[in-house]
């Protein structure tokens, strides 16, 4: 320098004038408006993959399926998610050992099923090659292949077993006001001998149960709750290798519903590039992903910069 692993940090900044949200106050009878005030995206807000909270639906049953996870140990509400440790495998080094990376790490003496090249043949055998042997017959022996040759062996990011888990549905959940019209009409079916519904991939079983399926036609299509104080942020600090967790002290930190967080101008930083009189000047560019939508921990995947440590040691992708 490269590449790779592992942490950490930003994510353009200030002013000025215009606008947008929802909130407090004040104007104004009150609604609409209007003035001031502060306060307004992310490290991933994404993807919705995991895993929880809360809500309903039987306080969620019973088998059957059908999914996920797989040393050991801990952490956590949980968790497929972290943290440590064994053990495997890779690179290096001063080789009983460190140091760094990697991952899908239960069971192939329960069945089933697959194996590249070799080789006659990897098995329900189209049984080579030399030899013996037989009434016949791979019947028996030795050769060659190969990791393995009727003996067994490998393989479960192969069916399977084994253990553990796992009820569905998702904020359009749910709860509650209010608006409106046709509780009309045609046709079909059902009312305890039960139609349909909850109920989901099936079975049971358990609830509710008088409507329900079509068909033309009429209405409405708005508030508010749930919604942002939370497994919450910070900063000392004890306890643990570590994930994490205790205790004190402080702060308030977005809540839109077609969906706000903009723009415009001056400055200034930061780069890139050309130039010059090179510790700078001066001119002209450039500034990534990417936008909350019930809420929280994780993992993935986009993505422009700094900065620390380790490992390889010159390395083309």
């Nucleotide at each position: 320098c490269a590449a790779g692993c592992a942490g950490g940090c930003c994510a353009c900044c200030c002013u000025a004038u215009c606008g947008c949200g929802g909130u407090g106050a004040c104007c104004c009878u009150c609604a609409c408006g209007g003035u001031c005030a502060a306060c307004g995206a992310g490290g991933a807000a994404a993807g919705u993959c995991c895993g929880g909270a809360c809500a309903c639906c039987a306080a969620a049953g019973u088998g059957c399926g059908g999914c996920a996870u797989a040393g050991c140990g801990g952490g956590u509400a949980a968790c497929g998610c972290c943290c440590g440790u064994c053990g495997u495998c890779c690179g290096c080094c001063c080789c009983a050992g460190g140091c760094g990376g990697a991952a899908a790490g239960g069971a192939c003496c329960a069945g089933u099923g697959c194996a590249a090249c070799a080789g006659a043949a990897a098995g329900u055998a189209u049984g080579u090659a030399c030899a013996g042997g037989u009434a016949a017959g791979g019947c028996u022996g030795u050769a060659g292949u190969g990791a393995a040759a009727c003996c067994a062996g490998g393989u479960a990011a192969a069916c399977u077993c084994u253990a553990u888990g796992c009820g569905g549905u998702g904020a359009a959940a749910c709860g509650u006001c209010a608006u409106g019209u046709a509780a009309a009409u045609c046709g079909g079916u059902g009312c305890u001998c039960g139609a349909g519904g909850g109920c989901g991939g099936c079975a049971c079983g358990c609830c509710c149960g008088a409507g329900c399926c079509g068909a033309a036609g009429g209405g409405u299509a708005g508030g508010c709750g749930g919604u942002u104080a939370g497994a919450g942020c910070c900063u000392u600090u004890g306890g643990g290798c570590a994930a994490u967790u205790g205790a004190a002290g402080g702060c308030c930190u977005a809540g839109a519903u077609a969906a706000a967080u903009g723009a415009u101008a001056g400055g200034g930083g930061c780069u890139a590039c050309g130039u010059c009189u090179u510790u700078g000047g001066c001119g002209u560019g450039g500034a990534a992903c990417a936008g909350a939508a019930u809420c929280c921990g994780g993992c993935u995947u986009a993505u422009g910069g700094c900065c620390u440590g380790c490992u390889u040691u010159u390395a083309u992708u």
Bacterial RNase P class A from Pricia sp., 317 nucleotides, folded computationally. Rfam family: Bacterial RNase P class A. The family's RNA type in Rfam is ribozyme. About the family: Ribonuclease P (RNase P) is a ubiquitous endoribonuclease, found in archaea, bacteria and eukarya as well as chloroplasts and mitochondria. A source record names the gene rnpB. Of the family's consensus pairs, 96% are formed in the model. The RNAcentral record of the sequence draws on ENA.